[in-house]
RNA sequence: CCCGUCACGUGGGGGUCCGGUCGGCCAUGGGGGUCGCACCGGUGAGAGACACCCUUCGAACCUGAUGCGGGUCAUGCCGCCGUAGGGAACGUGUCGCCGGUGUCG
Numbered sequence: 001c002c003c004g005u006c007a008c009g010u011g012g013g014g015g016u017c018c019g020g021u022c023g024g025c026c027a028u029g030g031g032g033g034u035c036g037c038a039c040c041g042g043u044g045a046g047a048g049a050c051a052c053c054c055u056u057c058g059a060a061c062c063u064g065a066u067g068c069g070g071g072u073c074a075u076g077c078c079g080c081c082g083u084a085g086g087g088a089a090c091g092u093g094u095c096g097c098c099g100g101u102g103u104c105g
Base pairs, nucleotide, nucleotide: 001100002099003096004095006093007092008091009090010089011055012054013053014052016049017042018041019040020039021038022036023035024034025033026032061086062085063084067080068079069078070077
């Protein structure tokens, strides 16, 4: 000096769904539609939190996708798709006692 490990800093990126109840609005002969960061339940790290996750070694997240298969009251709920196409970075420290290379003794 490089490489790797882990941590931190600063900056940056990202998602917020499904069912029920209640309420608002709309519609209505009767089933209804829609909105709610209101409550309960499902999955999840996270389903409006000053939180959580991810940050190029990048499945955080988006696209394909009103996709395919399974399952569910229902849903990206699970799998496939996926060695696909996109996607936000720099710095500092730490460890390596058998990481690599060079120089000096």